A computed fold for a 476-nucleotide part of an RNA from an uncultured organism, annotated as small-subunit ribosomal RNA, 3' major domain. Its mean pLDDT, the model's own confidence on a scale to 100, is 82. The full RNA is in RNAcentral, with records from ENA, Greengenes and SILVA.

Context: one part of a larger RNA
RNA sequence: UGACGGGGGCCCGCACAAGCGGAGGAACAUGUGGUUUAAUUCGAUGAUACGCGAGGAACCUUACCUGGGCUUGAACUGUCAGUGACGCUUGGGGAAACCCAAGUUCCCUUCUGGGCACUGUCAGAGGUGCUGCAUGGCUGUCGUCAGCUCGUGCCGUGAGGUGUCGGGUUAAGUCCCAUAACGAGCGCAACCCCUAUUGCUAGUUACCAGCACGUAAAGGUGGGGACUCUAGUGAGACUGCCACCGUAAGGUGAGAGGAAGGCGGGGAUGACGUCAAGUCAGCACGGCCCUUAUGUCCAGGGCUACACACGUGUUACAAUGGCCGGUACAACGGGCAGCCAAGGGGCGACCCUGCGCCAAUCCCCAAAGCCGGCCUUAGUUCGGAUCGCAGUCUGCAACCCGACUGCGUGAAGGUGGAUUCGCUAGUAAUCGCGCAUCAGCCAUGGCGCGGUGAAUACGUUCCCGGGCCUUGUACA
Numbered sequence: 001u002g003a004c005g006g007g008g009g010c011c012c013g014c015a016c017a018a019g020c021g022g023a024g025g026a027a028c029a030u031g032u033g034g035u036u037u038a039a040u041u042c043g044a045u046g047a048u049a050c051g052c053g054a055g056g057a058a059c060c061u062u063a064c065c066u067g068g069g070c071u072u073g074a075a076c077u078g079u080c081a082g083u084g085a086c087g088c089u090u091g092g093g094g095a096a097a098c099c100c101a102a103g104u105u106c107c108c109u110u111c112u113g114g115g116c117a118c119u120g121u122c123a124g125a126g127g128u129g130c131u132g133c134a135u136g137g138c139u140g141u142c143g144u145c146a147g148c149u150c151g152u153g154c155c156g157u158g159a160g161g162u163g164u165c166g167g168g169u170u171a172a173g174u175c176c177c178a179u180a181a182c183g184a185g186c187g188c189a190a191c192c193c194c195u196a197u198u199g200c201u202a203g204u205u206a207c208c209a210g211c212a213c214g215u216a217a218a219g220g221u222g223g224g225g226a227c228u229c230u231a232g233u234g235a236g237a238c239u240g241c242c243a244c245c246g247u248a249a250g251g252u253g254a255g256a257g258g259a260a261g262g263c264g265g266g267g268a269u270g271a272c273g274u275c276a277a278g279u280c281a282g283c284a285c286g287g288c289c290c291u292u293a294u295g296u297c298c299a300g301g302g303c304u305a306c307a308c309a310c311g312u313g314u315u316a317c318a319a320u321g322g323c324c325g326g327u328a329c330a331a332c333g334g335g336c337a338g339c340c341a342a343g344g345g346g347c348g349a350c351c352c353u354g355c356g357c358c359a360a361u362c363c364c365c366a367a368a369g370c371c372g373g374c375c376u377u378a379g380u381u382c383g384g385a386u387c388g389c390a391g392u393c394u395g396c397a398a399c400c401c402g403a404c405u406g407c408g409u410g411a412a413g414g415u416g417g418a419u420u421c422g423c424u425a426g427u428a429a430u431c432g433c434g435c436a437u438c439a440g441c442c443a444u445g446g447c448g449c450g451g452u453g454a455a456u457a458c459g460u461u462c463c464c465g466g467g468c469c470u471u472g473u474a475c476a
Base pairs, nucleotide, nucleotide: 001476002475003473004472005471007470008469009468010467011466012465013464015460016459019423020422021421022420023419026315027314028313029312030311031310032309033308034306035305042053043052064301065300066299067298068297069296070295076124077123078122080120081119082118083117084116087104088103089102090101091100092099093098106115107114108113126290127289129288130287131286135284136283137279138278139277140275142273147186148185149184150183151182152181153162154161155160166177167176168175192267193266194265195264197235198234199233200232201231202230203229207224208223211222212221213220238261241255242253243252244251245250317416321375322374323373324372325371326370327369334363335362338357339356342353343352344351345350382413387408388407389406390405391404392403393402429452430451431450432449433448434447435446
């Protein structure tokens, strides 16, 4: 100087408390451990691994296994030589890759040439093989915590200290006062984006107040530029004003005005560093290793196994509910090998025909809600696992191993031990919608969007994590 303390003081954080809803029990989905296996490819492992890399494992992917092939190679660069091929077609073998045979067949031209391709040769190749403890880059975490440093000066023999401490204040090393310190940098804040109000500009594909036309209904039409909206540019919030407290910074106010009030809400943004943290399998790269194989091609299998254990989720156990009929209101976003109106067929998944849309134009219709009816506390009209049969769709192909539909079957489950998680407001809870990947899909995952919309916080003693000061130390 740090680190640590079941030392002290001060202060924060859904850290506790106060609440609401979950997990832990059930079934299923998914990841992991373990076990099994020819293989169940590899990595990630307290917090900071475990719906993680994977934003799509039937083949492919694919790195694994079994079997069958190739060896300058499946791809690429160059040298030299040769050939006119390569390829395609046909035949044979084969699961395919591949092998064998036959047939067919180059271009330019400045001509001992050039291009292209193949074969051979030589030199490179290739490796998801090892080392993340050789590395770059990127990332997680402490932590969006308020810290981490420097120049000069001063103090100390020196390591070093001071500044950065103290008194206040703040979300903040934020600011004020004080001060052997005076300044400065990286962080904080602000500048950026979205959102809440509004002026102006603009008016189609959006809008429709007034006018006209028109319909079963409809901005459907003429028209309008008001409103909504769209999207560009401005305004607006600064403790600016008032009162009180305070030297000041600042604090308090159900004070005014205002759409918004004291950082308005949300996002992006992550200091010096820590964990030899993670990644050689995204990529790059040093070293080591393989080179008729640890490279490469193909078929099939596996990554989907299953006594079991754990994590994360979905659906439930019902009446604030289930089922049936009627009826209302979104936002984000996507669409041409696409989204698909409408009509027809089918109980349905879907199929046939087919309008429109490269989209503020078309696809485009939310669900919970509301109204009416049935059910009456039961393993049920709860719950839907599992299994049987029949189908639909994608795709060369759904046996291993897809999703969906119809009929039947109806399991466990009656609110879950110890323990444990999330959340402080348009939040939790609950309801549906969209997107990426994608032929299809094992999506209940991930990322977004809107609808409905709470309860509680006395407080900081305690648990956990963190910041500042101080103290002890035989630790570094």